[in-house]
RNA sequence: AGCCGACCGGGCGGCCGCGUCGGGAGUUCACCAGGACUCCUGCCGAGGAAAGUCCGGGCUCCACAGGGCAGGGUGGUUGUUAACGGCAACCCGGGGCGACCCGCGGGACAGUGCCACAGAAAACAGACCGCCGACAGUUUCCGACUGUCGGUAAGGGUGAAACGGCGGUGUAAGAGACCACCAGCGCCCCGGGUGACCGGGGCGGCUCGGUAAACCCCACCCGGAGCAAGGUCGAGAAGGAUCGGCCGGGCAACCAGCCGAUCCGCGCAGGUGAUCGAGGGCGGCCCGCCCGAGCCUGCGGGUUGACCGCUAGAGCCUGUCGGCGACGACAGGCCGAGAUGGAUGGCCGCCGUGCGACGCGCGAGCGUCGCACACAGGACCCGGCUUACAGGCCGACUCGU
RNA sequence: CGGGGCGUAGCUCAGCCUGGUAGAGCAUCUGCUUUGGGAGCAGAGGGUCGGAGGUUCGAAUCCUCUCGCCCCGACCA
Numbered sequence: 001a002g003c004c005g006a007c008c009g010g011g012c013g014g015c016c017g018c019g020u021c022g023g024g025a026g027u028u029c030a031c032c033a034g035g036a037c038u039c040c041u042g043c044c045g046a047g048g049a050a051a052g053u054c055c056g057g058g059c060u061c062c063a064c065a066g067g068g069c070a071g072g073g074u075g076g077u078u079g080u081u082a083a084c085g086g087c088a089a090c091c092c093g094g095g096g097c098g099a100c101c102c103g104c105g106g107g108a109c110a111g112u113g114c115c116a117c118a119g120a121a122a123a124c125a126g127a128c129c130g131c132c133g134a135c136a137g138u139u140u141c142c143g144a145c146u147g148u149c150g151g152u153a154a155g156g157g158u159g160a161a162a163c164g165g166c167g168g169u170g171u172a173a174g175a176g177a178c179c180a181c182c183a184g185c186g187c188c189c190c191g192g193g194u195g196a197c198c199g200g201g202g203c204g205g206c207u208c209g210g211u212a213a214a215c216c217c218c219a220c221c222c223g224g225a226g227c228a229a230g231g232u233c234g235a236g237a238a239g240g241a242u243c244g245g246c247c248g249g250g251c252a253a254c255c256a257g258c259c260g261a262u263c264c265g266c267g268c269a270g271g272u273g274a275u276c277g278a279g280g281g282c283g284g285c286c287c288g289c290c291c292g293a294g295c296c297u298g299c300g301g302g303u304u305g306a307c308c309g310c311u312a313g314a315g316c317c318u319g320u321c322g323g324c325g326a327c328g329a330c331a332g333g334c335c336g337a338g339a340u341g342g343a344u345g346g347c348c349g350c351c352g353u354g355c356g357a358c359g360c361g362c363g364a365g366c367g368u369c370g371c372a373c374a375c376a377g378g379a380c381c382c383g384g385c386u387u388a389c390a391g392g393c394c395g396a397c398u399c400g401u
Numbered sequence: 402c403g404g405g406g407c408g409u410a411g412c413u414c415a416g417c418c419u420g421g422u423a424g425a426g427c428a429u430c431u432g433c434u435u436u437g438g439g440a441g442c443a444g445a446g447g448g449u450c451g452g453a454g455g456u457u458c459g460a461a462u463c464c465u466c467u468c469g470c471c472c473c474g475a476c477c478a
Base pairs, nucleotide, nucleotide: 001398002397004395005394007392008391010351011350012349013348014347015346016345018045019044021042022041023040024039025038026037027036028035029034047375051386052385054384055383056382057381058380059226060225061224062223066287067286068285069284071222072221073220074219075218076090077089078088079087080086091105092103093102094101095100106217107216111215112214113211114210115209128156129155130152131151132150133149134148135147136146137145138144139143164182165181167179168178169177183207185204186203187202188201189200190199191198192197230308231307232306233305239264240263241262242261243260244259245258246257248255249254266300267299268298269297270296271295272294279291280290281289301477302476303475315334316333317332318331319330320329321328322327352373353372354371355370356369357368358367359366360365402474403473404472405471406470407469408468411427412426413425414424421458429445430444431443432442433441451467452466453465454464455463
C1' cells in the first nucleotide's frame, strides 16, 4: 500500500420520568373471592440492521390439500438445513504481479422470432471497390482506358458481429481445393474424481454467428390466504319466521294487536338460488371428490371495548467430539421486551474519540475553551438476503522497501 | 401491521407486453393576422424517461437493488 474475516457501536455516577411483571399499603366495587384506581418498592426493558418486505419456514383458518393443462420460481457439481433463490467446499470462465474478487454458470446442430443505422451482402450469405479471364471498342504496337459477360472472399471499406488463424502447394486470379502446425466442435478409447470436470491418445468432416434477464425446450420445486390469521366474551343498532294461547275487524278471502316458546338475523332496495342446486374448497380452465343455503351488487346504520393467540424458542452461552467447511452430536448452565395511539426518554458531572481556536514548550507534546459523536427503532415468531451506518478494535494473508 | 399499484416535457397522459431516432394535448416563446388584445394560422424551444447497477451490439422497455407517492384491508352470534 492492499485484501479477507470477526467484533464493538460510547463508558461510569447522580436526579427526574415511562412500560410489563412481582411484592406491599391505601381507597373503592355492600362482605369473601376477584377486579379497578393511587402511592411505595424490586427485577427487566430494542437492533446489527429491529428497516426494505426480496426469499424460505413455523403457526392459524380454508373438509382432505386430488389429477391434467395453464401459470410462477430455480438453474455448474456435491453437500448443509425445518426450508430456501441462503450458506460451505469444489469445478469451469473472466479479472488482478499477488492475497483475493466477480459470474441469473442448463440448452442456440428441437423449433420459432429478432439482429436498428451503416454496408454490396446480416445467416444453409454476399460481387461496391479491387484482382483475374474472354469478347467488343478507343488508341501508334506492347501496354493503358471504357463497356459487356464470367470467375474470385487473398486485400480495401461498413458494422457490435462478415462464415477459422498462420505458412506453403496450387491457380488466369483465388479458395480447406490440398498439406503441416495451432485453435474450436463431434464421436470413440484409457486413466483419475461421488460428481461438475480434468489429463492423455485416436478418428472425422474441415469450421456449423450472436441473443434464452425473447418465445421456447429440459430437469427440479410450488394449493390459497395471512396474527386486521384465528378463537372467547361484552356493548350497540335493528327485526323476521314458525308454533301455541288470548282476542278484535270483515259475509268470506283475508287483515291487525298482546303474551309465551323455538330458530334465524344489523337494516333497506335490486338480482339470483333448493337436489336438474346458488355459492364455496378452487386467484385461469377441465375432470374428479367434498361441503352445501345462501350468495352478488348498491345505499345506509351501529360498535370502533376486553381477553386468548403473545412469546421458552429449529433459543442463547460455555466446553468436548465428528467434519476442510457450512453444519451436526453430546454435556453443563441461563431466561434476555411484550406495548395497543403504541413504554425504553430528559438534564447534569467526569472520562473517551475527532475537529477548530488560544496559550506554553527548541521539539515530541501538554493545558484551556468551544463544537461534534452515526444509521436507525420492536408489534406473531424464526432462518437468510439486500440496503443504511460517525467512529473504533482484533486476527489471518499478499505486494513493495 | 398486511396486501396492491404508479413514477416519461411546466401539467395530464401514450409508448413498455413483442428492446432499435421519445411522442400527443394543454401551457411557454416567435412570426402572421388586428388600431390593440383575445381567438385563429404557421413555426420553434423544452426530457440524464425517479436514482444506481447488470443482461444485450443497443434499455423508457428485460432483471436486481433503492427512493418517493397513491390506493385497499377491522367487527356486527
This is a predicted complex of two RNAs, RNase P RNA and transfer RNA, with 478 nucleotides together. It holds a member of the Rfam family "Bacterial RNase P class A". Gene Ontology terms of the family: ribonuclease P activity, tRNA processing and dimeric ribonuclease P complex. The coordinates come from a structure-prediction model, not an experiment, and the mean pLDDT is 76.